[in-house]
């Protein structure tokens, strides 16, 4: 410099052909349960979907850019 890929919660991650509220484990915090821990149950907060424009009644999703991390090549 050329190609790809991913980019969604503190962390690893789903999210079908664009549609009804953006989810799930673990992690936090409250409670239950037990003399007390732990295990377990049960609820609770956490999200400007990497950033800007765009398309469309309607976008995590399609389309243009940029940014980052990672491969492949030269």
């Nucleotide at each position: 410099g050329g190609c790809g890929a991913u980019g969604u919660a503190g962390c690893u991650c789903a999210g079908u052909u664009g549609g009804u509220u953006a989810g799930a484990g673990c992690a936090u915090c409250c409670g239950g349960c037990u003399c007390a821990u732990a295990c377990u149950c049960g609820g609770a907060a956490g999200g400007u979907c990497g950033g800007g424009g765009g398309u469309u009644c309607g976008a995590a999703a399609c389309c243009c850019u940029c940014c980052a991390u990672c491969g492949c090549u030269a």
Molecule: transfer RNA
Organism: Bacilli bacterium